[in-house]
């Protein structure tokens, strides 16, 4: 160190108040929330240079800045490979058993599916800044759910730290 193996830890927020009803945090009025990486005309700090100072400008470094831009994760679907104190069945066998096929369950990586933005301003330039107004949000359960309960003490994009290998 742009390489690589392993280990540890971390890794999602949100219905206030009201209406109808037998029943709704699910409907209606209204409220609230925004995973991870990238990009970034954001903001801040430090240092250097310029100017007498303040301030300002420029440069570098560090931190920070998008739910709706580019990717990506959870959920769901598919085939493949592997696994099994499971089930059915076929063949072998006196039996035991062994092997194959199908189903079921699990694991792995892969593929598929997968939501949403306009407008005004500034400016050389806006998908990201500022103002305004919109819009979106897996599955199962239940009076119809982004926010409740559940699969989930799960999985996870990834983040930080440590150990080793290699250069």
């Nucleotide at each position: 160190g742009u390489u690589u193996u392993c280990c540890u830890u971390c890794g999602g927020g949100g219905u206030a108040g009201g209406g109808u009803g037998a029943a709704a945090u699910u409907c209606c009025c209204a409220a609230c929330c925004g995973g991870c990486g990238g990009u970034g005309a954001u903001c801040g700090a430090u240092u250097g240079c310029a100017u007498g100072a303040a301030g300002u400008g420029c440069a570098a470094u560090c931190g920070u800045c998008a739910g709706u831009c580019c990717g990506u994760g959870a959920c769901c679907c598919g085939a493949u490979u592997c696994c099994g104190u499971c089930a059915a069945u076929a063949u072998u066998c006196u039996u035991a058993u062994a092997u194959g096929u199908u189903g079921c369950g699990g694991a792995a990586g892969c593929g598929g599916u997968g939501g949403a933005c306009c407008u005004g301003g500034u400016g050389c330039g806006a998908a990201u800044c500022c103002g305004g107004g919109a819009c979106c949000g897996a599955c199962a359960g239940u009076a119809u759910a982004g926010u409740c309960u559940g699969g989930a003490u799960g999985g996870g994009a990834g983040a930080a730290g440590g150990a080793g290998a290699c250069g």
Record summary
Model confidence (mean pLDDT): 79 of 100. Predicted 3D model of a 167-nucleotide RNA (FMN riboswitch aptamer (RFN element)) from Paenibacillus abyssi. The sequence is in RNAcentral, with records from Rfam.